[in-house]
């Protein structure tokens, strides 16, 4: 050139048509003689992009970008 995976908060992930959750991290607050440990709590992601289906799309289907791995 081909085939196949995969892209969601800073960072790692889950959601396989019906109100985007988790860990972590980052703010605040309790606790403490302080504290990195425990607890409570706030913020934070228009879901790589663009078009198409659909009452409804992170999810389904086209085309791109971008990574990863196979085979040339």
């Nucleotide at each position: 050139g081909g085939g196949c995976c995969c892209g969601u908060a800073g960072u790692c992930u889950a959601g396989u048509c019906g109100u985007a959750g988790g860990a972590u991290g980052u703010c605040g607050g309790c606790c403490u003689g302080g504290c990195u440990a425990g607890c409570c709590g706030g913020a934070g992601a228009u879901c790589c992009c663009g078009g198409g289906u659909u009452c409804a799309a992170a999810u389904c289907c086209c085309g791109g970008c971008g990574g990863g791995u196979c085979c040339a």